Annotation
This is a predicted complex of two RNAs, RNase P RNA and transfer RNA, with 504 nucleotides together. Rfam match: Bacterial RNase P class A.
[in-house]
RNA sequence: GGAGAGGACCGGGUGAUCGCUUGGGGCGGUAGCGCUCUUAGAGGAAAGUCCGGACUUCAAGGGCAGGGCGCUGGGUAACUCCCAGGCGGAGCGAUCCGACACCAGCACCACAGAAAAUAAACCGCCGAUGGCCAAGGCGAUCAGAUGCAAAUCUUGUCGCUGCGGAUCAGGCAAGGGUGAAACGGCGGGGUAAGAGCCCACCGCAGUGGUGGUAACAUCACUGGCACGGUAAGCGUUGCCUGAUGCAAGGCCAAAUAGGAAGACACCUGUCGGCUUUCUACGGAAAGUCGGCGACCGGCUGGCCCGGCCGAGGUCUUCGGGUAGGUCGCUUGAGGUUCGAGGCAACUCGAAUCCCAGAGAAAUGAUCACCCCCGUGUGGGACCAUAUCCCAUGCGGGACAGAAUCCGGCUUAUAGGUCUUCUCCACCG
RNA sequence: GCGCCUGUAGCUCAGUGGAUAGAGCACUUGCCUCCGGAGCAAGGGGCCACAGGUUCAAAUCCUGUCAGGCGCACCA
Numbered sequence: 001g002g003a004g005a006g007g008a009c010c011g012g013g014u015g016a017u018c019g020c021u022u023g024g025g026g027c028g029g030u031a032g033c034g035c036u037c038u039u040a041g042a043g044g045a046a047a048g049u050c051c052g053g054a055c056u057u058c059a060a061g062g063g064c065a066g067g068g069c070g071c072u073g074g075g076u077a078a079c080u081c082c083c084a085g086g087c088g089g090a091g092c093g094a095u096c097c098g099a100c101a102c103c104a105g106c107a108c109c110a111c112a113g114a115a116a117a118u119a120a121a122c123c124g125c126c127g128a129u130g131g132c133c134a135a136g137g138c139g140a141u142c143a144g145a146u147g148c149a150a151a152u153c154u155u156g157u158c159g160c161u162g163c164g165g166a167u168c169a170g171g172c173a174a175g176g177g178u179g180a181a182a183c184g185g186c187g188g189g190g191u192a193a194g195a196g197c198c199c200a201c202c203g204c205a206g207u208g209g210u211g212g213u214a215a216c217a218u219c220a221c222u223g224g225c226a227c228g229g230u231a232a233g234c235g236u237u238g239c240c241u242g243a244u245g246c247a248a249g250g251c252c253a254a255a256u257a258g259g260a261a262g263a264c265a266c267c268u269g270u271c272g273g274c275u276u277u278c279u280a281c282g283g284a285a286a287g288u289c290g291g292c293g294a295c296c297g298g299c300u301g302g303c304c305c306g307g308c309c310g311a312g313g314u315c316u317u318c319g320g321g322u323a324g325g326u327c328g329c330u331u332g333a334g335g336u337u338c339g340a341g342g343c344a345a346c347u348c349g350a351a352u353c354c355c356a357g358a359g360a361a362a363u364g365a366u367c368a369c370c371c372c373c374g375u376g377u378g379g380g381a382c383c384a385u386a387u388c389c390c391a392u393g394c395g396g397g398a399c400a401g402a403a404u405c406c407g408g409c410u411u412a413u414a415g416g417u418c419u420u421c422u423c424c425a426c427c428g
Numbered sequence: 429g430c431g432c433c434u435g436u437a438g439c440u441c442a443g444u445g446g447a448u449a450g451a452g453c454a455c456u457u458g459c460c461u462c463c464g465g466a467g468c469a470a471g472g473g474g475c476c477a478c479a480g481g482u483u484c485a486a487a488u489c490c491u492g493u494c495a496g497g498c499g500c501a502c503c504a
Stems, first nucleotide, its partner, number of pairs: 001424010012370007020041002023038006043399001047410002050408005055245001057243002061305004066241005071085005086100001087098004101236002105234002107230003122176002124172003129169002132165002136161006143154004184202002187199003203225001204223008249327004259318006269292010296310004320503003334353008371397011429500007438453004446484001455471005477493005
C1' cells in the first nucleotide's frame, strides 16, 4: 500500500420566523373556551408481529390430544435469545455457518440400471467339481498280413485314462456400465476365478483405561463388517406449554323497539325447617325455604373427568341504540457513573437522575450560515502521473415515525468515525 | 393497535415430492358464411409473488421478505 474478518458508535449542527401536542402558572369569560408565559416532546430499528414475559379477564383443577423446542454447561423473570465450550462444514488465515436427539416400526427412493435394501448378475472373469467333444496312452478283442510256432504289425470295435477345446450345470463380484446413492476403502497374500477368505494401515462396532462438570477427546485391546439415505415424511423420545390481547379490563354518563326468530331444557327422589288446611291426634295433603343424590340441558380452548349454573335462563342469528368522559398509562426485570465478582453472557453493591404519553393521533415548515458526500470548472503544490490544497457552480444527505409496557430475534438503512485482528506485496 | 388468512396463464380455479405444470372463459390463426355471431380445427401465453434452505429431486416441505384481503368496541 492492497484485499479482508470481528467489535463499538454517530446517523447532520446553529440561529431567526411561523406553527403543533402534553404538564404547570397568569389574565379574560357564567361556561364551552380564548390570549399569554414557561417546561418537555421519536428510533436504532419506533418496522415485521417472529419468539419470550409482565399485566388483564375467564368456570383458572387433573388427563389425553394438539403445539413448540432439541449437542453440552452456564446466564436470565422467561425464551426458539445470549455467553462459553464440543462436534460437523467453508476459508491459506483472521473468522464465519449449522432445525446439531433418535432410522427400532411404517412409508418413499422417479428416470437409468442386472440389482435401490430380506441384495442381485447385463457385459465380464472362471469353469476347480459333475457332464459334452477329444489328441495321445494302456488293456481286451474280430478281421487281415508276416511267421513252423510263440509272437509281432495294421485297420476297426469296446473299456479305462485323458493333453486340450467349447461352455451345459455351476462358481465369482475384482473390472466395465447405470445412478444422487450399489451392502467398508486401498495395498499385499491367496485362488480355477474371486471374495475380510487371510494380513498390514485407515474407517466402523464393542469393551476397558485416562482427561473433562458435561458434550466429547484420546489410548489400549477385541471383533472381522453386521449398520444406505430421508423424520424441514408418518413416527419415537426428553423438556416446555390453559386460553385471551389494552379495541384486554374497571368505573361513570348518554340513548332505545329493554325487540324478533331459532336451538336446548324447565324433570324427579329423599331429609330437615316453616306456613296453611284436614284429622281418627298417629299423621296426611298443598305451598315454600334449605341440604344431599341421580338424570337432563347449558357453560372452556378440541375431547374426557371434575367444576359451575338451572331461571321468564343460556347460546346463535337478525334488528335497535351510543360511539362521550375517566382509570388502566407509563417509576420501569429503568437510565448514568463508580466499585466488586465472573473468560464471558451477566450478577451484586453504592451514589445519582426522572427521560413523549397523544387518542385518528403532536414532535413540523421556510430562510440563512456551517458540516459531510458526489461531480464539473479554474488556480496552486509536483520534473511528470497519482494524490493533495484553495476558490466556485450544480446535485444529494438514507431507512424510517411512538400508540399498554419490557427482553430478544429478523428485516431496511445514504454517508461517516474509532478500535482489534488476518493474508498478500514492497521497503528497512 | 391486536389477531388471522391468501398469492399458480389476461380472469376464475385444479394440482399426492419425480408431468413438457393443467381445466374453463378470454386471445391469435385457419375453416365455415355474402358479412358477423355460433360452431369446428390448430396454436400462443407461466422465473408457480420474491429470496434462502432441506432433499438425489420443490409449485408442493421449512424459514425470512413483499403484496393483497378479512375480523374486532360498548349498551340493552